[in-house]
Molecule: Bacterial RNase P class A
C1' cells in the first nucleotide's frame, strides 16, 4: 500500500422564532397562556415466539394438523441466542450446518453402459480347425457410483477361495470429559448413495384475534319451514363430563355514531458483583408518540451537516431483507528498513 474477516457506534446536536398534535396546570371553560414530550435501525417482510382479550369449562382424553431433531446452558417463550462436539468450505483470520434412524418397510439414482443388482460387451481359460457350448469377474471400456482396498498363496483361468495388513460400520472394554464425543484394544460383519423422498422414533402443539373485546347512545321491521324439553345447542373435528331450554335454515328491515381498550412495560439508563458467554442479581435514577383520513414542519446561528435505505397504528422478544458514514482488532500478499 492492496485484498479480506469479525465486532461496535452514529444516521444529527445546542439555542431561538413561527406553526401542528397529546398531556398537565391556570382559566372568563375560549384551537387563551405556560411547561413537558413528539417516527426507525430497520418503523419494512408478516417469517417465528409470546403478553393481553373472548370462546359458560381455556375439565379429561383421542384423532388430525403443524413444528422441532448433536450436547449443555440462557430466556416468559421460540424454529432465537451463548458455549462446545461431529461434518464441510477457506492459505488464513473465520464462516456454514436441514446434525435422531438406511441393521423395520417402500421408493428413487437421468444420460452413458452389456448390466445400477436375477449382471457379462471386449477379454481370459477349457471342449474345439472354425461355428458353437461351458466356466469366470482378476484386466479393459461406460459412468458420480460396477460386489471394500493392497500384497502373497492358490487355480484350467479366476474370485475374500485362504492368509496378513488396511478402511468402513456395529458391539464391548480401558482412559479423559457433566455430556455430545475423543484415544487405545478386542470380536463380528461387508453392494453405494439418498429420509431438504414416503416412512419409523422422541418431544411439543385448543381456537380466533385490537377490525380482539367492554360500555353508552340511537334507530327499527313483512314473514316462512323443520326439529324439540331424554333432542338440538355450547371452543376447527370426535368421545366422556358439565351447563342448559329453545335451536337450525331461508328471507325483509334498522344501526355503520361515540367512549374505553391506548401505552408504566417480561421497560430504559448507569454502577457493582457472578459467569468464558448469552445473561442474572442488587442499588440508584428516568417516564421518552398515541393519531383515527390520519400530528412531529419551516427558518436563523454555531458545529465538517448532510446524504443512502426509508414513516408508528395493541404491545414486546427475535429472525430475514434494503442501505450511508466512521472506528477498533485480526489474516494474507507485495515493497522498504
Nucleotide at each position: 500500500a492492496a485484498a479480506g474477516u469479525a465486532u461496535u457506534u452514529c444516521u444529527a446536536a445546542u439555542a431561538g422564532u413561527c406553526g401542528c398534535a397529546u398531556g398537565u396546570a391556570u382559566a372568563u371553560a375560549u384551537a387563551a397562556u405556560a411547561c413537558a414530550u413528539g417516527a426507525g435501525g430497520a418503523a419494512a417482510g408478516u417469517c417465528c415466539g409470546g403478553a393481553c382479550a373472548c370462546c359458560g369449562u381455556a375439565g379429561g382424553g383421542c384423532a388430525a394438523u403443524a413444528g422441532u431433531g448433536c450436547u449443555a446452558g440462557a430466556u416468559a417463550a421460540c424454529g432465537u441466542c451463548u458455549a462446545g462436539u461431529g461434518g464441510g468450505a477457506g492459505u488464513g483470520a473465520u464462516c456454514c450446518u436441514a446434525a435422531g434412524g438406511a441393521a423395520a418397510g417402500u421408493g428413487c439414482a437421468a444420460c452413458a453402459g452389456a448390466a445400477a443388482a436375477u449382471a457379462a460387451c471386449c477379454g481370459c481359460c477349457a471342449g474345439u480347425u472354425a461355428a458353437c457350448u461351458g466356466g469366470u469377474a482378476a484386466g479393459g471400456g461406460u459412468g458420480a457410483a460396477a460386489a471394500u482396498g493392497c500384497g502373497a498363496g492358490g487355480u484350467a483361468a479366476g474370485a475374500g477361495c485362504u492368509c496378513a495388513c488396511a478402511u468402513a460400520c456395529u458391539u464391548a472394554u480401558u482412559u479423559g470429559g457433566a455430556g455430545a464425543c475423543a484415544u487405545a484394544u478386542a470380536a463380528g460383519u461387508a453392494g453405494u448413495g439418498u429420509a431438504a423422498a414416503c416412512c419409523c422414533c422422541a418431544c411439543u402443539u385448543g381456537g380466533u384475534g385490537c377490525a380482539a373485546c367492554a360500555c353508552c347512545a340511537a334507530a327499527a321491521u313483512a314473514a316462512a319451514a323443520a326439529g324439540g324439553u331424554u333432542a338440538a345447542g355450547a371452543u376447527g373435528g370426535c368421545c366422556c363430563g358439565u351447563c342448559g331450554u329453545c335451536u337450525u335454515u331461508u328471507g325483509u328491515g334498522g344501526u355503520u355514531g361515540g367512549u374505553g381498550g391506548c401505552u408504566u412495560g417480561a421497560g430504559g439508563u448507569a454502577u457493582a458483583u457472578a459467569g468464558u458467554g448469552a445473561u442474572a442479581u442488587a442499588u440508584a435514577u428516568c417516564c421518552u408518540a398515541g393519531a383515527u383520513a390520519a400530528a412531529u414542519g419551516a427558518c436563523u446561528a454555531u458545529u465538517u451537516a448532510a446524504a443512502a435505505c426509508a414513516g408508528a397504528a395493541u404491545c414486546c422478544g427475535g429472525c430475514u431483507u434494503a442501505u450511508g458514514a466512521a472506528a477498533u482488532a485480526c489474516u494474507u500478499u507485495a515493497a522498504c528498513a